The RNA shown here (transfer RNA) has 76 nucleotides and comes from a Nocardioidaceae bacterium. The sequence is in RNAcentral, with records from ENA and MGnify. Its Rfam family is "tRNA". It is annotated as a transfer RNA. Rfam's curators write: Transfer RNA (tRNA) molecules are approximately 80 nucleotides in length. Taxonomically the source falls in Nocardioidaceae (Bacteria, Actinomycetota, Actinomycetes, Propionibacteriales).
RNA sequence: GCCGGCCUGGCGCAACUGGCAGCGCACUUCACUUGUAAUGAAGGGGUUGGGGGUUCGAGUCCCCCGGCCGGCUCCA
Numbered sequence: 001g002c003c004g005g006c007c008u009g010g011c012g013c014a015a016c017u018g019g020c021a022g023c024g025c026a027c028u029u030c031a032c033u034u035g036u037a038a039u040g041a042a043g044g045g046g047u048u049g050g051g052g053g054u055u056c057g058a059g060u061c062c063c064c065c066g067g068c069c070g071g072c073u074c075c076a
Base pairs, nucleotide, nucleotide: 001072002071003070004069005068006067007066010025011024012023013022019056027043028042029041030040031039049065050064051063052062053061
């Protein structure tokens, strides 16, 4: 340099053919307990890596940029 994959709450991942952004863990509160853990109940937290475009509507499609991972290759 070329090719491919990935980027979504604190962490790990979903989201069908473009149609209300969810799950688990963690966290907070409450219950239970002598107390802690465990368990049970409830709750908060996302401008989906950044920018632009298409569309009635974009996590999803298109373009540019950035980051991570893997593969291939060339010049001197």